[in-house]
RNA sequence: GGGCCCUUAGCUCAGUUGGCAGAGCAGGGGACUUUUAAUCCCAAGGUCGUGGGUUCGAACCCCACAGGGCCCA
Numbered sequence: 001g002g003g004c005c006c007u008u009a010g011c012u013c014a015g016u017u018g019g020c021a022g023a024g025c026a027g028g029g030g031a032c033u034u035u036u037a038a039u040c041c042c043a044a045g046g047u048c049g050u051g052g053g054u055u056c057g058a059a060c061c062c063c064a065c066a067g068g069g070c071c072c073a
Base pairs, nucleotide, nucleotide: 001072002071003070004069005068006067007066010025011024012023013022019056028042029041030040031039049065050064051063052062053061
């Protein structure tokens, strides 16, 4: 220098053909228990890496950039 993949909650990851942003774990509150653990219930937690474009509408499509990984030179 060239190519490919990844970036979504604190962590690990889903998200189908463009139309409500989700799960598990962690953390918070509660039930149960003599207490703890386990189990169950509830609520909270998001600039979907950044900027721009397309569209009535973008996590999703297009472009650029940033970070990480792999391969080639």
This is a predicted structure of a 73-nucleotide RNA (transfer RNA) from Atopobiaceae bacterium UBA7016. It matches the Rfam family "tRNA". Rfam describes the family as follows. Transfer RNA (tRNA) molecules are approximately 80 nucleotides in length. Its family is annotated with triplet codon-amino acid adaptor activity in the Gene Ontology. Lineage of the source: Bacteria > Actinomycetota > Coriobacteriia > Coriobacteriales > Atopobiaceae.